The part of an RNA shown here (large-subunit ribosomal RNA, domain I) has 544 nucleotides and comes from Clostridium algidicarnis. The RNAcentral record of the full RNA draws on ENA. Its mean pLDDT, the model's own confidence on a scale to 100, is 83.
[in-house]
Context: one part of a larger RNA
RNA sequence: GGCACAUGGCGAAUGCCUUGGCAUCAAGAGCCGACGAAGGACGCGAUAAGCUGCGAUAAGCUUCGGGUAGCCGCAAAUAGGCUGUGAACCGAAGAUUUCCGAAUGAGGAAACUCACAUGGGUAAACCCCAUGUAUUGUAUACUGAAUAAAUAGGUAUAUAAGGGUACACCCAGGGAACUGAAACAUCUAAGUACCUGGAGGAAGAGAAAGAAAAUUCGAUUUCCUAAGUAGCGGCGAGCGAAAGGGAAAGAGCCCAAACCAGAAAUUUAUUUCUGGGGUUGUGGACAGAUCAUUAAUAUGGCGGUAUUUUAGUCGAAUACAACUGGAAAGUUGAGCCACAGCGUGUAAUAGCCACGUAGACGAAAGAAGAAGGCCUAAGAUCUGAUCCAGAGUACCACGAGACACGUGAAACCUUGUGGGAAGCAGGGAGGACCACCUCCCAAGGCUAAAUACUACUUGAUGACCGAUAGUGAAGAAGUACCGUGAGGGAAAGGUGAAAAGAACCCCGGAAGGGGAGUGAAAUAGAACCUGAAACCGUGUGCCU
Numbered sequence: 001g002g003c004a005c006a007u008g009g010c011g012a013a014u015g016c017c018u019u020g021g022c023a024u025c026a027a028g029a030g031c032c033g034a035c036g037a038a039g040g041a042c043g044c045g046a047u048a049a050g051c052u053g054c055g056a057u058a059a060g061c062u063u064c065g066g067g068u069a070g071c072c073g074c075a076a077a078u079a080g081g082c083u084g085u086g087a088a089c090c091g092a093a094g095a096u097u098u099c100c101g102a103a104u105g106a107g108g109a110a111a112c113u114c115a116c117a118u119g120g121g122u123a124a125a126c127c128c129c130a131u132g133u134a135u136u137g138u139a140u141a142c143u144g145a146a147u148a149a150a151u152a153g154g155u156a157u158a159u160a161a162g163g164g165u166a167c168a169c170c171c172a173g174g175g176a177a178c179u180g181a182a183a184c185a186u187c188u189a190a191g192u193a194c195c196u197g198g199a200g201g202a203a204g205a206g207a208a209a210g211a212a213a214a215u216u217c218g219a220u221u222u223c224c225u226a227a228g229u230a231g232c233g234g235c236g237a238g239c240g241a242a243a244g245g246g247a248a249a250g251a252g253c254c255c256a257a258a259c260c261a262g263a264a265a266u267u268u269a270u271u272u273c274u275g276g277g278g279u280u281g282u283g284g285a286c287a288g289a290u291c292a293u294u295a296a297u298a299u300g301g302c303g304g305u306a307u308u309u310u311a312g313u314c315g316a317a318u319a320c321a322a323c324u325g326g327a328a329a330g331u332u333g334a335g336c337c338a339c340a341g342c343g344u345g346u347a348a349u350a351g352c353c354a355c356g357u358a359g360a361c362g363a364a365a366g367a368a369g370a371a372g373g374c375c376u377a378a379g380a381u382c383u384g385a386u387c388c389a390g391a392g393u394a395c396c397a398c399g400a401g402a403c404a405c406g407u408g409a410a411a412c413c414u415u416g417u418g419g420g421a422a423g424c425a426g427g428g429a430g431g432a433c434c435a436c437c438u439c440c441c442a443a444g445g446c447u448a449a450a451u452a453c454u455a456c457u458u459g460a461u462g463a464c465c466g467a468u469a470g471u472g473a474a475g476a477a478g479u480a481c482c483g484u485g486a487g488g489g490a491a492a493g494g495u496g497a498a499a500a501g502a503a504c505c506c507c508g509g510a511a512g513g514g515g516a517g518u519g520a521a522a523u524a525g526a527a528c529c530u531g532a533a534a535c536c537g538u539g540u541g542c543c544u
Base pairs, nucleotide, nucleotide: 001543002542003541004540005539006538007537008536009535015529016494017493020465021464022462023461024460025459026458027457028456029454030453031164032163039100040099041098042055043054044053046078050074051073061094062093063092064091065090066089070082071081072080105114106113107112115133116132117131118130119129120128121127135161136160137159138158139157140156141155142154143153169200170198171197172196173195174194180187184234210217211216221248222247223246224245225244231239232238252446253445254444255390259276260275261274262273263272264271265270266269281424282389283388284387285386286384287383288382289381290380291379300375301374302373307368308367309366310365312361313360314359318334320333321332322331323330335352336351337341343355344354345353395419396418397417398416399415400414401413405431426441427440428439429438430437481488482487501528504515505514506513507512
């Protein structure tokens, strides 16, 4: 030095475990904010660095409910307290809530500095305390220039807004490129990403100037289908409907105008305002005629019942015997309950030990809230070419966009520029255009449900993970740390059933170790379950 056997160290794999994650389903909820949010800074404990909680009333105060013997958070220990006059804990409603932050008295390098007005504290001053003092919009009032009337402007009061978020869903205004076309320019990617504005619990759309072509249908939305069809397309790459059919849901309404009444203004024949009236493919007004009469139903509002919800309560049956064991829930034997044999824990595997489970019950206070109730809320028909029925609109030309549709035969929809109707004997559409025929009534508005999403709450589930996995994060994790900054971003779980966490003695300065003791086990001793390999030793044997 090698090999073999035995036995250690280091090391952390593996196995087992789970406090944490992931995903889905169901239900709820879907906003918070000048009554100062979200998010923070600084404080508050007997001792207190971190987290949690809270705010100078500071791990808390009050009331009302629940709850029961213990309690003073994570988190031990000591001291000191609280508690059957019911604490702790849980729920509801209140009080307090420093400073910063939209931050709003002014300023400012956030958590700081400096004011003014009014009131109060003090004999007075300094000082302190309370309240108010931002901007913009709207409304009202008072003032008020150049400039006579006026207006601009100013002042005061009232009221609203501002900011945050859930990197979600929705609508609108802007709007790429990589890429694909095997290059690339039309095209595609894609109206995607991204930016901006706005809103709601959903949003948007919506009661036909529709779709269609039959004896037609009858607002919108979503899904399945029609269908990768009809089409579009350097007819390349690719893009890609609709009607119809079947489902979900289902709901319809209000103005403008004509006309009437009242009021106001003035340029004196109009305008404005308020109320009535009226809303459709034919209707309405007006005039005339006829008929009917106080009653159905929806939205909306009021109210807050049933019910649900925000704490909880009751809840069956072996403390059975023997055996093994440190320990019984295991095994054997004998019983019992079951609308409960889901699950978890308890010294191994428990229906009958504990929490629970099935089932039954419960609210002083708060929240949501059907059905029903109450309030509000229509006369109808016929005749009449008198009146009304949404104008810089429809439409046309040019230029664009959007329609599955790239200018095409290109309708329909939107509109930048220019032109510019009819008005019910009217007007639009049916994919150029014309005729006939059919359908509809633009240029005003509102509208639940079916649909999309999930930061948040509760419950349940998993051929989801099990500590290099699963969230980045199972421990003070968006922490430590890195970066001027935007930003980046870890590692780190397991003694034991119970600390019973090793009194005392010995070696040592200590670390560490040897005894003793605990424990089932200490090669479970805190560098703690199991403890592979690499790597490093020790002992014995053999070989060189």
Record summary:
NCBI's taxonomy places the organism under Bacteria, Bacillati, Clostridia, Eubacteriales, Clostridium.